Annotation:
This is a predicted structure of a 352-nucleotide RNA (Bacterial RNase P class A) from a Candidatus Krumholzibacteriales bacterium. A source record names the gene rnpB. The coordinates come from a structure-prediction model, not an experiment, and the mean pLDDT is 79. Its Rfam family is "Bacterial RNase P class A". It is annotated as a ribozyme. Rfam's curators write: Ribonuclease P (RNase P) is a ubiquitous endoribonuclease, found in archaea, bacteria and eukarya as well as chloroplasts and mitochondria.
RNA sequence: AGAGCCAGGUGCGUAAUCGCAGGCGGUCUGUCCGCUUGAGGAAAGUCCGGACUCCACAGGGCAGGGUGCUGGGUAACGCCCAGUGAAGCGAUUCAAGGAAAGUGCCACAGAAAAUAUACCGCCCCUUCGGGGGUAAGGGUGAGAAGGUGAGGUAAGAGCUCACCACGGCUGCCGGCAACGGCGGCUGGAGGUAAACCCCACCCGGAGAAAGACCAAAUAGAGGAGGAGAAGCUGCCCGCUUCACUUGACUCCCGGGUAGGUCGAUAGUGGCCGACGGUAACGGCGGCCCCAGAUAAAUGAUUACGUUCCAUUAACCUGGAAACAGAAUCCGGCUUACAUCCCGGCUCUGCCA
Numbered sequence: 001a002g003a004g005c006c007a008g009g010u011g012c013g014u015a016a017u018c019g020c021a022g023g024c025g026g027u028c029u030g031u032c033c034g035c036u037u038g039a040g041g042a043a044a045g046u047c048c049g050g051a052c053u054c055c056a057c058a059g060g061g062c063a064g065g066g067u068g069c070u071g072g073g074u075a076a077c078g079c080c081c082a083g084u085g086a087a088g089c090g091a092u093u094c095a096a097g098g099a100a101a102g103u104g105c106c107a108c109a110g111a112a113a114a115u116a117u118a119c120c121g122c123c124c125c126u127u128c129g130g131g132g133g134u135a136a137g138g139g140u141g142a143g144a145a146g147g148u149g150a151g152g153u154a155a156g157a158g159c160u161c162a163c164c165a166c167g168g169c170u171g172c173c174g175g176c177a178a179c180g181g182c183g184g185c186u187g188g189a190g191g192u193a194a195a196c197c198c199c200a201c202c203c204g205g206a207g208a209a210a211g212a213c214c215a216a217a218u219a220g221a222g223g224a225g226g227a228g229a230a231g232c233u234g235c236c237c238g239c240u241u242c243a244c245u246u247g248a249c250u251c252c253c254g255g256g257u258a259g260g261u262c263g264a265u266a267g268u269g270g271c272c273g274a275c276g277g278u279a280a281c282g283g284c285g286g287c288c289c290c291a292g293a294u295a296a297a298u299g300a301u302u303a304c305g306u307u308c309c310a311u312u313a314a315c316c317u318g319g320a321a322a323c324a325g326a327a328u329c330c331g332g333c334u335u336a337c338a339u340c341c342c343g344g345c346u347c348u349g350c351c352a
Stems, first nucleotide, its partner, number of pairs: 001348006008341002012305007020038007040323001044334002047332005052207004064203005069083005084096001085094003097198002102196002104192003119138002121134005146164006166187009211262004220253001222252004228242005269288005275282002306321005
């Protein structure tokens, strides 16, 4: 210098004015005044896992769904950490059980894509039409009976042998384990399970519109009292209507619509320190309180500044500043993201 791997941070700043929502306080009780707090790293997708709530539930099995190397972390997980194995020259990366239980599938090309076969070639025979042997060499393909050498043969071939590679079984050693190392015996035609399937383990359903409470109204063949009650009419008289035991009317109970309260924001919380642990993380000590709306606040304007773009010789001037936006709460994953800042590491080339 080039190519690359793995992270992390920031998410426009300051001030003034006006406005909105929550809390606290004051107050002349008037929608008034003061103080204070008020979006995110993903609040998103709703893809996993939980807390919480209600419903269901003797026990077992089938079906269905999910996960899939080992050990650990965690409330739990499909997440995280550390290993093992594999891939890569490497930094690093990887949804990684079983293909020797069975079934299916393997485009195009090719003779043949898995119990079958021979296009070119090679060898033998031939009546010259062809027949037989072979799978070393060529050719096709992502993939075609492992590689090198020797023996062997008509030519060849794990056909035989040595070494190497691979698979199965097995002995010893190391490791908690996955697995690794060194041997022994043995085998000789694939791949694919994010195809069916097999094996092991896990899984009840619905979700804050969960659910709990208060409660105008309406329905009540619920209870008690009960002979009067209501209107004209404030009172008396009078009149009218309803009722008089199948009960007018009053009270209570019940019910739960409108509406309201809780759930609901202090929590598997955050920050710092030292300790244990390779780490994820854990227990300990100290400090802190960090949105809680319900048709839903979190905004607007101005000034100065920052960064970028355009213009310019320069100043000036103009424009832009992402993705997105709480709604029960956490732990993750995934995806989106303008500008700027920044750490560690690898490979190659050149120079000293």